Transfer RNA from a Spirochaetales bacterium, 74 nucleotides, folded computationally. Rfam family: tRNA.

RNA sequence: CGGGCUAUAGCGCAGGGGUUUAGCGCACUAGUCUGGGGGACUAGGGGUCGGCGGUUCAAAUCCGCCUAGCCCGA
Numbered sequence: 001c002g003g004g005c006u007a008u009a010g011c012g013c014a015g016g017g018g019u020u021u022a023g024c025g026c027a028c029u030a031g032u033c034u035g036g037g038g039g040a041c042u043a044g045g046g047g048u049c050g051g052c053g054g055u056u057c058a059a060a061u062c063c064g065c066c067u068a069g070c071c072c073g074a
Base pairs, nucleotide, nucleotide: 001073002072003071004070005069006068007067010026011025012024013023018057028044029043030042031041032040033039050066051065052064053063054062
């Protein structure tokens, strides 16, 4: 320098144009059970989907550039 993949909640991930209008597990908060701890159950909070543009009636999803990480090549 060129190419590929990845970026979504604190962590690990799903979702691939609308019809769960953002969800799952763990974690976190509250309550109940327990003498307490641990554990179980119930309820709840937390994201504007890496950034900026574009396409579209509509973008986490498609396109371009940039940023970061990983891999390949030179």